[in-house]
Context: one part of a larger RNA
């Protein structure tokens, strides 16, 4: 000199854009943060309103609504934190002939016939509660069985091509194994009853089996990745083999047996510290330091362990076990997990609102309408940072008064003020008032495709109409009045830009280093003046 997620002191007008627990991965009151689908399924209230009434009640509506339940998809994303980890964790470059991949895209084929349950519900029982339990009824795109099997998988042969871990790809053969689910809208050409429906047809959404893609992931390898030798030896599933098990998959991953190996001064092992990277800061660079915000990867979710479900977890707001802590209890037993967003206590030099909205972007569910979304978009607080603007402009010398200094002549503050003439940024008040919103959504008209079809659905482009904004009556524009509401902080011995007077008298004090102060202190304290920066200025800390 530059920098900062800063803090502290003094001061403080406005705006834009960012940033904001670096400490206790300490403990947490309260609210919200993951739901959705009635176009998978069965059931199904009440209040309120209306009518009737023998005043007991009944009927209609509310409403096939609400709340629940079965089932599907999601909950493995998004969000947080950095404890652990010196490791294939990360970075980079490869391999997988050792692998998996829901939803999505393309493509080929199929979607047949049956069955038995079970929740909800109802009737009981137990319990303070959490909840548990018995009998009975019922549905499905829930569950189970049979049939068909192009292709898939398994066993055993064959042929060709290609390669290289006893492999891969293609073709063909014998035997074996495993599938499916329907829903919604519409129509009557054919069949049945013939009003219109059913089978059926059709459109859309699904379901099953393959093939391919895309995306995501698993595993393996080369190289790189802090300090200590005042850590020199470490290792028994250890190193390798055979066989088996296990996994989506290779492998001591696990097990049985066999062999005795494996690593290490090119630093094993041990200890300390630490999430890694893109990057950030600094520096001419080389390098050094760091890893907040943003982005990628990893790890964790009160502590430790475990599996279940699932395409995917060994799962932050799932389950089970153990532990610590907190809470409820009828003492028998139960409940909980903010390192999600706010917020509280605590710790600390120190870090914000228990705000608004799903309007946009994105995500989940749904055919859709739509619902959910503390992701996100906004607003609030904080000069915490960067950037911009303002605190007025022009003229104005009896160089006013006053302060300070003085050699008493004067000098200086100083065109500074006053005064005159203007301007109107910001702020204040008033009026108008966005973009962000469409390629969105809904209705309607028309063309085309599927179709038997003037249904219906879809796609496409066009026309018309309606509708959607948290921010926010904000930005912005115009008008009104008015110089009015808006300057401080540090320093002035040298380094280092800036000097005099008074007070003090090795005292009080200053100080980054050198050093000042003991009676003329440009170094202490005050004043005048000056220098520097400026809504900031200094100090402290840290890095280069």
């Nucleotide at each position: 000199g530059a920098a900062c997620g800063a803090a502290c002191g003094c001061u403080g007008g406005c705006g834009g854009c960012g940033u904001g627990c670096u400490u206790a991965a300490g403990a947490c009151a309260u609210g919200c943060a993951a739901g959705u689908c009635g176009a998978a399924c069965g059931a199904g209230a009440a209040a309120g309103g209306g009518g009737c009434u023998u005043c007991g009640g009944c009927c209609c509506u509310g409403a096939g609504u609400a709340c629940a339940g079965u089932g599907g998809c999601g909950c493995a994303c998004g969000g947080g934190u950095g404890a652990g980890u010196a490791a294939c964790a990360c970075g980079u470059g490869g391999g997988u002939a050792a692998u998996c991949u829901g939803c999505c895209u393309u493509u080929a084929g199929g979607u047949u016939c049956g069955g038995g349950a079970u929740a909800a519900c109802u009737c009981g029982g137990g319990g303070a509660a959490a909840c548990c339990u018995g009998g009975g009824c019922u549905a499905a795109u829930a569950c189970c069985g049979g049939g068909c099997a192009a292709g898939a998988c398994c066993u055993c042969g064959g042929a060709g091509c290609u390669c290289u871990u006893g492999g891969g790809c293609u073709c063909g053969g014998c035997g074996g194994u495993a599938a499916a689910a329907g829903a919604u809208g519409g129509c009557c050409u054919c069949u049945u009853c013939u009003u219109g429906a059913a089978a059926g047809c059709u459109a859309u959404c699904g379901c099953c089996u393959g093939a391919a893609g895309a995306u995501g992931a698993g595993c393996c390898c080369g190289c790189g990745u802090c300090c200590c030798a005042u850590u020199a030896g470490c290792u028994a599933g250890u190193u390798g083999g055979u066989g088996a098990g296990g996994u989506a998959a290779c492998g001591g991953c696990u097990c049985a047996c066999c062999a005795a190996g494996g690593c290490a001064g090119u630093g094993a092992u041990g200890g300390g510290u630490a999430g890694c990277u893109g990057g950030u800061c600094u520096g001419a660079g080389a390098g050094g330091a760091c890893g907040a915000u943003c982005a990628g990867c990893c790890a964790c979710a009160c502590u430790g362990g475990a599996a279940c479900u699932g395409a995917g977890a060994c799962a932050c707001g799932g389950u089970c076990c153990a532990g610590a802590c907190u809470c409820c209890u009828a003492c028998g037993g139960g409940a909980g997990g903010c390192a999600g967003c706010a917020g509280u206590c605590g710790g600390g030099a120190a870090u914000u609102u228990u705000g608004g909205g799903c309007a946009a972007u994105g995500g989940g569910g749904g055919c859709a309408a739509c619902c959910c979304u503390g992701a996100c978009c906004c607003a609030g607080c904080a000069a915490c940072g960067c950037c911009g603007c303002g605190u007025g402009a022009g003229c104005g010398a009896u160089g006013a008064a006053g302060g300070c200094c003085u050699u008493c002549g004067g000098g200086u503050c100083g065109u500074a003020a006053a005064g005159c003439u203007c301007u109107g940024u910001c702020g204040a008040g008033a009026g108008g008032g966005a973009a962000g919103a469409a390629u969105g959504u809904c209705c309607u008209c028309g063309c085309g495709a599927u179709g038997a079809a003037u249904a219906a659905u879809c796609u496409c482009g066009g026309g018309g109409g309606a509708u959607u904004g948290a921010c926010g009556g904000u930005a912005c524009c115009u008008c009104u009045a008015a110089a009015g509401g808006a300057a401080g902080c540090g320093c002035c011995g040298g380094c280092u830009a800036a000097c005099u007077c008074c007070g003090u008298g090795c005292c009080a004090g200053c100080a980054g280093c050198c050093g000042c102060g003991g009676u003329a202190a440009u170094a202490c304290g005050g004043a005048g003046g000056g220098c520097g920066c400026a809504a900031g200025c200094g100090u402290u800390g840290u890095u280069c």
Molecule: small-subunit ribosomal RNA, 5' domain
Organism: uncultured bacterium